A computed fold for a 1532-nucleotide RNA from an uncultured bacterium, annotated as small-subunit ribosomal RNA.
[in-house]
RNA sequence: CACGGAUCCAGAGUUUGAUCAUGGCUCAGGAUAAACGCUGGCAGCGCACAUAAGACAUGCAAGUCGAACGGAAGUCGUUAUAAAAUGGAAUGAAGAUUUAUCUGAGUGAAGUUUUAUAACAAUGGCUUUAGUGGCGGACUGGUGAGUAACGCGUAAGCAAUCUACCUAUUAGAGGGGAAUAACAAUGAGAAAUCAUUGCUAAUACCGCAUAUGCCAUAGGUACCACAUGGUACUAGUGGGAAAGGAGUAAUCCGCUAAUAGAUGAGCUUGCGUCUGAUUAGUUAGUUGGUGGGGUAACGGCCUACCAAGACGACGAUCAGUAGCCGGACUGAGAGGUUGAACGGCCACAUUGGGACUGAGAUACGGCCCAGACUCCUACGGGAGGCAGCAGUCGGGAAUAUUGCGCAAUGGAGGAAACUCUGACGCAGUGACGCCGCGUAUAGGAAGAAGGUUUUCGGAUUGUAAACUAUUGUCGUUAGGGAAGAAAAAAGACAGUACCUAAGGAGGAAGCUCCGGCUAACUACGUGCCAGCAGCCGCGGUAAUACGUAGGGAGCAAGCGUUAUCCGGAUUUAUUGGGUGUAAAGGGUGCGUAGACGGGCAUGCAAGUUGGUUGUGAAAUCCCUCGGCUUAACUGAGGAACUGCAACCAAAACUGUGUGUCUUGAGUGCAGGAGAGGUAAGUGGAAUCCCUAGUGUAGCGGUGAAAUGCGUAGAUAUUAGGAGGAACACCAGUGGCGAAGGCGACUUACUGGACUGUAACUGACGUUGAGGCACGAAAGUGUGGGGAGCAAACAGGAUUAGAUACCCUGGUAGUCCACACUGUAAACGAUGGAUACUAGGUGUAGGGAAUAUUAAGUUUUCUGUGCCGUCGCAAACGCAGUAAGUAUCCCACCUGGGGAGUACGGCCGCAAGGUUGAAACUCAAAGGAAUUGACGGGGGCCCGCACAAGCGGUGGAGCAUGUGGUUUAAUUCGAAGCAACGCGAAGAACCUUACCAGGUCUUGACAUCCAGUGCAAACCUAAGAGAUUAGGUGUUCCCUUCGGGGACGCUGAGACAGGUGGUGCAUGGCUGUCGUCAGCUCGUGUCGUGAGAUGUUGGGUUAAGUCCCGCAACGAGCGCAACCCUUGUCACUAGUUGCCAUCAUUAAGUUGGGCACUCUAAUGAGACUGCCGGUGACAAACCGGAGGAAGGUGGGGAUGACGUCAAGUCAUCAUGCCCCUUAUGACCUGGGCUACACACGUGCUACAAUGGACGGUACAACGAGAAGCGAACCUGCGAAGGCAAGCGGAUCUCUUAAAGCCGUUCUCAGUUCGGACUGUAGGCUGCAACUCGCCUACACGAAGCUGGAAUCGCUAGUAAUCGCGGAUCAGCACGCCGCGGUGAAUACGUUCCCGGGCCUUGUACACACCGCCCGUCACACCAUGAGAGUCUGUAACACCCAAAGCCGGUGGGAUAACCUUUAUAGGAGUCAGCCGUCUAAGGUAGGACAGAUGAUUAGGGUGAAGUCGUAACAAGGUAGCCGUAAGCUUCAC
Repeated sequence: CACGGAUCCAGAGUUUGAUCAUGGCUCAGGAUAAACGCUGGCAGCGCACAUAAGACAUGCAAGUCGAACGGAAGUCGUUAUAAAAUGGAAUGAAGAUUUAUCUGAGUGAAGUUUUAUAACAAUGGCUUUAGUGGCGGACUGGUGAGUAACGCGUAAGCAAUCUACCUAUUAGAGGGGAAUAACAAUGAGAAAUCAUUGCUAAUACCGCAUAUGCCAUAGGUACCACAUGGUACUAGUGGGAAAGGAGUAAUCCGCUAAUAGAUGAGCUUGCGUCUGAUUAGUUAGUUGGUGGGGUAACGGCCUACCAAGACGACGAUCAGUAGCCGGACUGAGAGGUUGAACGGCCACAUUGGGACUGAGAUACGGCCCAGACUCCUACGGGAGGCAGCAGUCGGGAAUAUUGCGCAAUGGAGGAAACUCUGACGCAGUGACGCCGCGUAUAGGAAGAAGGUUUUCGGAUUGUAAACUAUUGUCGUUAGGGAAGAAAAAAGACAGUACCUAAGGAGGAAGCUCCGGCUAACUACGUGCCAGCAGCCGCGGUAAUACGUAGGGAGCAAGCGUUAUCCGGAUUUAUUGGGUGUAAAGGGUGCGUAGACGGGCAUGCAAGUUGGUUGUGAAAUCCCUCGGCUUAACUGAGGAACUGCAACCAAAACUGUGUGUCUUGAGUGCAGGAGAGGUAAGUGGAAUCCCUAGUGUAGCGGUGAAAUGCGUAGAUAUUAGGAGGAACACCAGUGGCGAAGGCGACUUACUGGACUGUAACUGACGUUGAGGCACGAAAGUGUGGGGAGCAAACAGGAUUAGAUACCCUGGUAGUCCACACUGUAAACGAUGGAUACUAGGUGUAGGGAAUAUUAAGUUUUCUGUGCCGUCGCAAACGCAGUAAGUAUCCCACCUGGGGAGUACGGCCGCAAGGUUGAAACUCAAAGGAAUUGACGGGGGCCCGCACAAGCGGUGGAGCAUGUGGUUUAAUUCGAAGCAACGCGAAGAACCUUACCAGGUCUUGACAUCCAGUGCAAACCUAAGAGAUUAGGUGUUCCCUUCGGGGACGCUGAGACAGGUGGUGCAUGGCUGUCGUCAGCUCGUGUCGUGAGAUGUUGGGUUAAGUCCCGCAACGAGCGCAACCCUUGUCACUAGUUGCCAUCAUUAAGUUGGGCACUCUAAUGAGACUGCCGGUGACAAACCGGAGGAAGGUGGGGAUGACGUCAAGUCAUCAUGCCCCUUAUGACCUGGGCUACACACGUGCUACAAUGGACGGUACAACGAGAAGCGAACCUGCGAAGGCAAGCGGAUCUCUUAAAGCCGUUCUCAGUUCGGACUGUAGGCUGCAACUCGCCUACACGAAGCUGGAAUCGCUAGUAAUCGCGGAUCAGCACGCCGCGGUGAAUACGUUCCCGGGCCUUGUACACACCGCCCGUCACACCAUGAGAGUCUGUAACACCCAAAGCCGGUGGGAUAACCUUUAUAGGAGUCAGCCGUCUAAGGUAGGACAGAUGAUUAGGGUGAAGUCGUAACAAGGUAGCCGUAAGCUUCAC
């Protein structure tokens, strides 16, 4: 380089009515030294005090060597002979037997034991071992307290070092001496133990001799190196060794000196190694030097002197936390977390200090001292250290046996045998983990029984079981039985693994979950309770979410939960994020360190790249091949260990050195612009004040007023003067400045930018942590000044209140000078610099070109705006002045609240600023855009909505309904509009559902079964009646004559019944917005998307009606039309209707007629069709003609998508729940009709447009048989009597009334008004007492036109007048209809109410009856402050000072050596004493940390508390930021 191979990244739920993005929270995965709950068959391999480095009973865990030594204790021979005992080879009497053979008396060899005698061997042998001595107890094993350190890791160095045992090599071991333990004796003591005297040995101890090697010393020569230096050779001087033992011997094991190796250890260095700056300065042996000491060794390691250094923003010091690593877990990786088990290193051994011995220790199972604790004691003294293995107590959620063995591996000692070894090998306990196996297999549908459920048909559990046939893993029983041990014996595990046989489905399944995420659903119970919950959330009577059951899903000897770590989380982003509005650009500049940096040439080689070498322990991970039946586990080999170091090479880039260049940057020269800054001076207009004049009653102010000013002369006006502050017009998204900011004019001083030129320097640049400077307003200090304005304050209004908004005053302040403060929504919410990337059009200041009179045109540089392409962006938007494309530097962010708060530090005179947390709490907070809804936002339009009118209600009496109250009951429902003369088109009984009392229980009503053949009706009796008793009575239809059916009675049970609940479980029906003009869809297009477009716009209409335009084109439900009625005409028809003509009558009564009216069927007619004008050449509108009617001719029916959980379970239907001798059914009586009161709807009035009386005229719609009822008679009348006609265009109800013509009343509580009451009657009805209607007579209340407020109506309408009907025995002021008479007004859309369309704002979406803020009151929680109190930690200072090392002294003591007169002296050593250092302890003042504290402060949370209403809409005074003041309430 090529080829091939291998490896490899998943998301979801939750903010919204919906959407996109931001952003947090949560889940699915893996892992664990785990624990807990339920359950539990077997085997293998692992693992097992994480808490109290708490305390420990008991046993064991380090000894060994007699071949180093002297003792002590114990024990002992060989050969021969003899005797006795024992022993029984061999032989074998006798007997049995056909034989084979069996039983077997007696004799009795070898051997063994005991005793006796003789010979041989002697400071003997053997065994054990307290002591002296040697080696080892510095290894192994445990733990992680301390330690942020050369402790650890990695790479180097020691020319600055040591190393017992081991290996190799060289040389040697001659000759002497003095003691001492043991032991013995004596003594002290409770004991531990000790003292004295006496004896003895060594591989114990001490001299002497020997030494070319070794050490010290000062030299020489050669070579080398890395600064001090090193190596080799060499002459001189001085010094220093030794031990024997075993063996017949050979020889072996030891000893001494030295060199080299190996191993182990020590020291030094580079790099790496947690958090906090709310720890910023630390350090006196400290940093270095010289001399000395000390160490195996360098070194302030120690000491004396000298110098003043050393460390630190590249984080010193301090505080907190922590043993480090190989590795382990997770992850795609980069990373993150972790350091159990195995391995390497370190540290520690009850706490602290100390040395001794030794090759090695400052020593886990050694010593000394101090402290705490425990134990023994004769109270005088002593003993101890499980963080070794077991085990105990304690702590804790929690962690095992006081087991077997040295058989293996390894270690110590020994010549060896061997001894020791809780290291180790094994076993035991524990599902703690990983891995493997089993709990059966095949068939088997009557789809059994049982369970569950059901729409009652079934479905499901379910081939599951039973049943039939098999198999034998594990377990059981029995038999055999290892390897693990190089060669004979010797195996804890172990009678284990394994093998064989037998028997038989027999002994072996649970746990969690089933609303979404997330695989898996039903029933019952419960009823915001009990409970669940990882997040969202579930539960308030139909819960797949709670509990139980059935069923299902998942995993499986386990399953869930909890805890922790990584992942998902690109949610700290190197890989791999951001900062206009979501969290986030510092208020601005200058500039230090740092970071980054233009062109060319050349050197070096630090970074960089390549190669080589060393190292990166083993184990682990990965690959391959093996061993256990497989796997886990394990053996071998490879790869890898991405790192570090050294050497060699390359020179593109970065770096660095040198030289050079001009384009970055700067300077010079020439110009013009500017509210740039500072200081001084000058000016005019206006306000206010003062003086004087004129002048008179008001001025001022507001929504309206008042406070205030004014007859002491204001306001107004004229003249003069004073003083302070600000500078109209010009003026412009114009200019200047870094930002804050700067505006009259003149002068002086001064900064910066721009244009042109290209003379000069030659990268001098960019950014900029700290630092320094500037920095609006408000505020502070001192001194001035003070006209206007104006916090605070005062007064007047407003208001429920008004500590506000409005008004009248008014002080700080605003101004100046000098100091301070250092913050603002200091905003373009956009850091600075450089380069690049379509255009168009303004504007400011310059330059250039031009065919420039001028006006211009083209082009260029610098600023400042707008539009817009690409691109970017969540969208809005940005877009050469970027939020585009890139590079460099700085600042900042990481969910909301708590909080820019607390504490601490720094700054400030203060106010405060700056830096800046945590506990706790929530599952959101926030951005942009969308659709609605809403606004005391805007525009357009409509409606008896207002206005203009007419008449009412609200006042009175009565009627009626409702509320309330009352009651045994006053049945129930309806509740703003849209309940209230409503359900009810008619409660005396009935109705009736309510109450009291009396009765019935398969029932008053329906179906089924069995039996029976009755019954109905009538009579009598009891009773309030229901009912009960008795009597009379003995049915009908069909028939194939068997019977069947209707009807009734009796009986049993299924069941009936409910005006009981839920209209918030429902159907159906209805109201309302609203007869408003809207509501949607398909396709296309636009947008990431919710969605938009269409449906908006310009006109027009009653109308989304129509026209035009348009990324829309079409369509549907609505509108309109089609239907009914009314208005005109025609045709047809002509009785019960009509009558013009002809007759006739009292009368259309009759003949006649169907012309007219009328009736009722069919048609015509009206369409902006015609004309003129306006409009856009449209739609349409205005006017006109004709016409009965004109622009929808009038009226009705007809009600889109939807809203209000609107109304109705009491019309009806219906799910579920409830009652079943009652919540069902029947009866009598009562109630629904009550009555201090309040409201709604009506009637009648208050009078003269009227009342009363008399006369008189004209309708329409309708109803009528248990009916309407004429005429006639009676009665004042209601009505009664008799009775014709009519099932009705024929008869009846049926006289219409207001009106008109007369008479009377004359303004009054009346000749108005008629309530209430009395008397007498009538009608209906079983029955008018509670509780009907009507009549006559009498009585004659209130009321004289109605407060605030409020309703209806736009033409045949309002108003007024009567008539009819339904319901109904009777009862109408109500309701539904009918006709008669018959107005007024509408300028207009400002306002009130409702509605439609467009647009705008929104913090609303339950949609303004929305949302939401703060105080106060209550409960709970965490936190701050707090007189203090308590505890701990680490230092500093001083006091005391154990043991001990070192130093001094050493008068006391003293075997070895020397001298010596043999007494002694010397050298040396030791006790003792003194000194330095020093643990523990004590004292004092501070530092830090924690706990606690009366009280206090703010914060958070809480279902309905109080007060207001600050914010969101113009939120009703636009809101917000900084600052200051104020409130006897807080939002403010």
The RNAcentral record of the sequence draws on ENA.